[in-house]
Molecule: transfer RNA
Organism: Clostridiales bacterium
RNA sequence: GCUUCAUUAGCUCAAUGGUGGAGCAACCGGCUGUUAACCGGUAGGUUCUAGGUUCGAGUCCUAGAUGGAGCGCCA
Repeated sequence: GCUUCAUUAGCUCAAUGGUGGAGCAACCGGCUGUUAACCGGUAGGUUCUAGGUUCGAGUCCUAGAUGGAGCGCCA
């Protein structure tokens, strides 16, 4: 330098172009002699950035950023 994959909640991951969810963690409550475990609930999102397409974009297109993998060039 080229190709390719990934980027979404604190963490790990979902989401057919049509209201962004789950598990864990956090918080509140129930249960329990107490804690843990278990059960129920609540909150938490600039979907990496900037544009474009579209009535509508996490999803499609372009450029960029960061990280991973592969290949190549010089010496």